RNA sequence: GCAAACCCGUCGAAAGACGGUGACGCAGAGCCACGGGGCUACCGCGGGACUCCCGCCACGCUCGCCGGGCCGCCA
Numbered sequence: 001g002c003a004a005a006c007c008c009g010u011c012g013a014a015a016g017a018c019g020g021u022g023a024c025g026c027a028g029a030g031c032c033a034c035g036g037g038g039c040u041a042c043c044g045c046g047g048g049a050c051u052c053c054c055g056c057c058a059c060g061c062u063c064g065c066c067g068g069g070c071c072g073c074c075a
Base pairs, nucleotide, nucleotide: 001026002025007020008019009018010017011016024064030070031069032068034067035066036065037062038061039060044056045055046054047053048052
């Protein structure tokens, strides 16, 4: 210097994000979803016993899961 969980508010179909609060941690917990991993499944596709339910799917999310890339701070 940053700020996990919890709680409150807003957005979102969700995962989750943002703001407030708060410190579990972090010497890149700064940035980039490029590779792998993880999470979600509105739409779409398939199916069923069809007001509904089940399965599949990232184009969504995660850089505080790992690797890689870019730019930095302190000693």
The RNA shown here (c-di-GMP-I riboswitch aptamer) has 75 nucleotides and comes from a soil metagenome. Its mean pLDDT, the model's own confidence on a scale to 100, is 86. The model forms 100% of the base pairs in the Rfam consensus.